[in-house]
Context: one part of a larger RNA
RNA sequence: GAGUAACGAUAAUGGGGGUGAAAAACCCCCACGCCGGAAGACCAAGGUUUCCUGUCCCAUGCUAAUCAGGGCAGGGUAAGUCGGCCCCUAAGGCGAGGCAGAAAUGCGUAGUCGAUGGGAAACGGAUUAAUAUUUCCGUACUUGUUAUAUCAGUGAAGGGGGGACGGAGAAGGUUAUGCUAGCUUGGCGUUGGUAGUCCAAGUGAAAGUGCGUAGGGUUGAUGUUUAGGUAAAUCCGGACAUCUACAUGCCUGAGACACGAGACGAGACUCUAAGGAGUCGAAGUAGCAAAUACCCUGCUUCCAGGAAAAGCCUCUAAACUUAUGAUAUAGCGAACCGUACCCCAAACCGACACAGGUGGUCAGGUAGAGAAUACUAAGGCGCUU
Numbered sequence: 001g002a003g004u005a006a007c008g009a010u011a012a013u014g015g016g017g018g019u020g021a022a023a024a025a026c027c028c029c030c031a032c033g034c035c036g037g038a039a040g041a042c043c044a045a046g047g048u049u050u051c052c053u054g055u056c057c058c059a060u061g062c063u064a065a066u067c068a069g070g071g072c073a074g075g076g077u078a079a080g081u082c083g084g085c086c087c088c089u090a091a092g093g094c095g096a097g098g099c100a101g102a103a104a105u106g107c108g109u110a111g112u113c114g115a116u117g118g119g120a121a122a123c124g125g126a127u128u129a130a131u132a133u134u135u136c137c138g139u140a141c142u143u144g145u146u147a148u149a150u151c152a153g154u155g156a157a158g159g160g161g162g163g164a165c166g167g168a169g170a171a172g173g174u175u176a177u178g179c180u181a182g183c184u185u186g187g188c189g190u191u192g193g194u195a196g197u198c199c200a201a202g203u204g205a206a207a208g209u210g211c212g213u214a215g216g217g218u219u220g221a222u223g224u225u226u227a228g229g230u231a232a233a234u235c236c237g238g239a240c241a242u243c244u245a246c247a248u249g250c251c252u253g254a255g256a257c258a259c260g261a262g263a264c265g266a267g268a269c270u271c272u273a274a275g276g277a278g279u280c281g282a283a284g285u286a287g288c289a290a291a292u293a294c295c296c297u298g299c300u301u302c303c304a305g306g307a308a309a310a311g312c313c314u315c316u317a318a319a320c321u322u323a324u325g326a327u328a329u330a331g332c333g334a335a336c337c338g339u340a341c342c343c344c345a346a347a348c349c350g351a352c353a354c355a356g357g358u359g360g361u362c363a364g365g366u367a368g369a370g371a372a373u374a375c376u377a378a379g380g381c382g383c384u385u
Base pairs, nucleotide, nucleotide: 013031014030015029016028017027018026032382033381034380035379040362041361042360043359046342047341050340051075052074053073054072055071056070060068061067080141081140082338083337084336086119087118088117092113093112094111098107099106100105122139123138124137125136126135142334143333144332145331146330147329148328149327150326151325152324153320154319158315159314160313161312166302167301168300169299172295173294174293177289178288179287180286181285182203183202184201185200186199187198188196208259209258210257215252216251217250218249220243221242222241223240224239225238226237228236229235264284267280268279269278270277271276303306348357349356364376365375366374367373
């Protein structure tokens, strides 16, 4: 230089009360403003205690701070069903023997790993200062094992089926959800209206079990035979015969409906250390609209022709004779790890409490073709001078 520039988005603050040594910034209340395909809610990755409570204000916070993602102390993450582990494989890795190489090592068979994919099963309500599909209440489901009963050829690292899949387009049926009416409860206004064709709030309900609808697909059944499926087969494939046939059959299939259904529920009352605790508890219907969600891994169409393996079903081989398997009922078991909190951000990646970057899910109302845009609900904020 200079008490100058700056104090990190121009979304915005004002009033009252409290606490306190001290309040523009902390807490409570009342107004106002901002976001609302987000500046709300929930996950993955990443972070790793930042979560909750008490206490403190040297430092951190671009100012103050009684506040804090700061210091100190204590507390907090509960699972057969969520995710992992587990079973299975993809790209890819490793790789007994083997091949190559002077060696180091490289390649690679059998195998063995490897999810970003396939594979059993849970929902609703309540509860904590902080966890909840994990605790509690209610109602379910899956799988293994043991026992009992009934019945039966059981059996794999092998055979077959299935799992099992692309893009685009279109239609129908539904639901989430919303709107309107009805119903229930409450209200009645210092300005025009305000006991009415008024105002406000509520009107919601799961998995599962039963039923098998809108729709979609489709000939199916029985018998005989058989050069194929590396052996075998009663299975699959091929051939033949009979019956049936263009759907009143079979397979699949959302939703609706019934049970589940006791609870929940606006509000009212009682007590209160004013934080909360307890009791009672109305209506709980209809119509319309409607998805990018479900039926749909469907249908139509196109060429570029769109994973694999296991679980599952079935067939026999060796073997074994009830050691085994199926069904039903009952008892018992279901270990271990993660679970707090942030997650378009002040907690992740950017040296910072940085106008940058960061995959997925949810998607109310009015206007609108619309996830544009504007205003707004729930919810969250006013961006730390």